[in-house]
Context: one part of a larger RNA
């Protein structure tokens, strides 16, 4: 040394477990914010590190409801305390709520720095940003004016995941290179708004019949087209469905905001059936035996698998002098509004209709022109005639429809710690980067701490042997379970 068994190291595989995860459905909410927001900084506990509450009234103050015995979060101990005169803990109103921050008295290398003015019990209060609207005052050049000045009132300012309008708008890529095209009116920036938004009540299609606001879905149909007729881009009209809804212009109107009144709905929260014996077993919910609820055998716990031990569950019931929310009356304010001319329509440049300048209508307008008045005027794909249909340059509108940061409930041929969120753990945490930013790993004792009292070796060690403890202790905190790589050790072979 090698092989084979045997029996330990070490490693965290594998199964079993879940407190986090991802999805989807309904139903709510759909915003918060100068009454100081989201987000932070610093504080605060008797001991106090982090997270979690809180704000100098600082794990918290008061008030009203509920609920019933314990209570001082995580988070053990010590210590001190509170509570049937109702604590704690749940709902709903208030109160306080340091300092940055749109920060808004001025600065400022955010969470610090310096200030004016009024008031004042001298401890402090309390007012001063900037823009817009509106009133009043005042007030040049320049005479009425007007611009500007100054106060007073009101609003705005920022932050939110997706949806949603509008404004500016790429490239890579396709085209087997590329230039028109195309990706794409996308991505990005920009503004703006709502709980939806947009759109809307024909100057609209259609064919000589006839439909009757938008809006979404199927289809029509990848059809008719448009196109270096190349890649590609791509309707309408007509059906069948969702959904329905029309009103105004000086009023007996509409739409919105706000108060009252009624009515309805909404909260913690209550009641809530039925079980016993014996047998293994460390423990019965599990085997045998007999019963019982059931508008409850959804679901979790409980020493192993429990309709009947516990929480629940199906059904019921409850809730105001307080808050939210809906509908209706009624009552104040607030905004629109005379039928629509520098408008239609033309030239000339673009743009935008599925349509690339085409035979190119319709729509939008940078510029430059520039009608008409019901005996009128648009439109029906150049354009002309009939013929037909509508009435433009004024406004308002719910439902159908698009989303989901949040909040309840329920559910899965979704995952089970290398998976599922980056993140079941102090996670956007540690650590990295000058910054933008990038970004981890890491869950299990045990039914119950009953976490080894005492002895003995060791250095008043790590460790470890005994007793104890428990069902197990090769469950011992480096803790279920323990696979292989790798390293021992014993014992048999062979050398």
């Nucleotide at each position: 040394g090698g092989c084979a068994u045997u029996u330990g190291g070490u490693g965290g595989a594998u199964g079993c477990c879940u407190u986090g995860g991802c999805g989807c459905a309904u139903g709510g909410a759909g915003g918060c914010g100068a009454u100081g927001a989201a987000g932070g900084a610093c504080g605060u506990g008797g001991c106090a590190c982090g997270c979690u509450g809180c704000g100098a009234u600082a794990a918290g103050c008061u008030c009203c409801g509920g609920u019933a015995a314990g209570c001082u979060g995580u988070g053990a101990g010590c210590a001190a305390g509170c509570u049937u005169u109702g604590a704690c803990c749940c709902g709903g109103g208030g109160a306080u709520u340091u300092c940055c921050g749109a920060a808004u008295g001025g600065g400022g290398a955010a969470a610090c720095c310096c200030a004016u003015c009024g008031c004042u019990u001298c401890g402090g209060c309390g007012a001063u940003a900037u823009c817009c609207u509106g009133c009043a005052c005042u007030g040049a050049a320049u005479a009425c004016a007007u611009a500007g000045g100054u106060g007073c009132a009101g609003g705005a300012g920022g932050c939110g995941a997706a949806c949603c309008c509008g404004g500016u708008g790429a490239a890579c890529u396709g085209a087997a290179a590329c230039a028109u095209c195309u990706a794409a009116g996308u991505a990005a920036c920009c503004g703006g708004a709502g709980g939806a938004a947009a759109g809307g009540a024909c100057a609209u299609c259609a064919a000589c019949c006839g439909a009757g606001a938008c809006u979404c879905c199927c289809c029509u149909a990848g059809u008719a087209g448009c196109g270096g007729c190349g890649a590609g881009c791509g309707a309408a009209c007509g059906g069948g469905g969702a959904c329905c809804a029309g009103g105004c212009c000086a009023g007996u109107g509409g739409u919105c905001u706000u108060g009252a009144a009624u009515a309805a709905u909404u909260a913690a929260c209550c009641g809530g059936a039925a079980c016993u014996g014996u047998c293994u077993g460390g423990a019965a919910a599990g085997g045998c035996a007999g019963g019982c609820c059931a508008u409850a055998g959804u679901g979790g716990g409980u020493g192993a698998u429990a309709g009947c031990c516990c929480c629940g569950u199906a059904c019921g019931g409850g809730u105001a002098c307080a808050g939210g929310u809906u509908a209706u009356u009624c009552g104040a304010g607030g905004c629109c509004c005379u039928u629509g001319a520098g408008u239609a329509g033309g030239g000339c440049g673009g743009g935008a209709c599925a349509c690339g300048u085409g035979a190119a209508a319709c729509c939008c307008u940078g510029u430059c022109u520039g009608a008409a008045a019901u005996u009128g005027g648009g439109a029906g794909g150049a354009c002309c005639a009939c013929c037909u249909u509508c009435c433009a340059a004024g406004c308002c509108u719910a439902a159908g429809u698009a989303c989901u940061a949040c909040c309840a409930u329920g559910c899965g041929a979704c995952c089970g710690a290398u998976a599922g969120u980056g993140a079941a753990c102090a996670a956007g945490u540690a650590c990295c980067g000058u910054g933008a930013g990038g970004g981890a790993a890491a869950g299990g004792u045990g039914a119950a701490a009953a976490g080894u009292a005492c002895c003995c070796c060791g250095a008043u060690g790590a460790g470890g042997g005994g007793a104890g403890u428990g069902a197990a202790a090769u469950a011992g905190a480096a803790c279920c379970u323990g696979a292989a790589a790798c390293c021992g050790a014993a014992u048999g072979c062979c050398u």
Molecule: large-subunit ribosomal RNA, domain I
Organism: Pseudomonadota bacterium